[in-house]
Record summary: The RNA shown here (SAM riboswitch aptamer (S box leader)) has 108 nucleotides and comes from Pontibacter silvestris. The model forms 97% of the base pairs in the Rfam consensus. Lineage of the source: Bacteria > Pseudomonadati > Cytophagia > Hymenobacteraceae > Pontibacter.
RNA sequence: UUCUUAUCAAGAAAGACUGAGGGACAGGGCCCAAAGACGUCUUAGCAACCUUGGGUAAUGCCUAGGUGCUAACUCCCUCCUGGUAACCACAGCCAGGGAAGAUAAGAA
Numbered sequence: 001u002u003c004u005u006a007u008c009a010a011g012a013a014a015g016a017c018u019g020a021g022g023g024a025c026a027g028g029g030c031c032c033a034a035a036g037a038c039g040u041c042u043u044a045g046c047a048a049c050c051u052u053g054g055g056u057a058a059u060g061c062c063u064a065g066g067u068g069c070u071a072a073c074u075c076c077c078u079c080c081u082g083g084u085a086a087c088c089a090c091a092g093c094c095a096g097g098g099a100a101g102a103u104a105a106g107a108a
Base pairs, nucleotide, nucleotide: 001108002107003106004105005104006103007102008101013043014042015041016040017039021032022031023030026078027077028076029075044070045069046068049066050065051064053062054061074100079097080096081095082094083093084092
């Protein structure tokens, strides 16, 4: 890097440094940001995918470790299908699916 499987509406922030953009990509919207965002480091926390050990009839569970995460549903929409008040269609709204993405485990 690619493939497969699972999950993605819950949860969890302080300090220091830095200094202008940031929220994956493209477009649109919305939001965060000099009252310092984003990022880096330290500490703390959340979670429970994998592993060790313990425990149970079994699952749940406990400990330690490898990861991950700690604004907003993966911030929202984009493609398809169905539904939805007026003739139809579009738009809007609602629901489902897909694509893309993130994380974990496994494989090449």